[in-house]
RNA sequence: GCUGAAUAAGCCAAACCUAUCGUGAGGUAGGGACGGAAAGCUAUGGGUCUCGCUGAGAUCGCCAGGUUGCAAACA
Numbered sequence: 001g002c003u004g005a006a007u008a009a010g011c012c013a014a015a016c017c018u019a020u021c022g023u024g025a026g027g028u029a030g031g032g033a034c035g036g037a038a039a040g041c042u043a044u045g046g047g048u049c050u051c052g053c054u055g056a057g058a059u060c061g062c063c064a065g066g067u068u069g070c071a072a073a074c075a
Stems, first nucleotide, its partner, number of pairs: 001074001003072001011036002016031006034061001040067003044064003047059005
């Protein structure tokens, strides 16, 4: 540099429930695991969603891009 998933050490945590914040999409914390080689970060492009709709916001576990990263193999 490149490949990369349950072989090892670990990591994250869907749905749902409880509490809480928000007009809302949804967020946060705890419980819980459907799954994940980036299910780390980033709202840059697109998609979808919300609203006090000439605008503002949500979603990165929707797709893509940027960027960072573990074991192991190869160069």
Predicted 3D model of a 75-nucleotide RNA (c-di-GMP-I-GGC riboswitch aptamer) from a Sulfurovaceae bacterium. The coordinates come from a structure-prediction model, not an experiment, and the mean pLDDT is 83. Rfam family: c-di-GMP-I-GGC riboswitch aptamer. Gene Ontology term of the family: cyclic-di-GMP binding. The organism belongs to Sulfurovaceae, within Bacteria.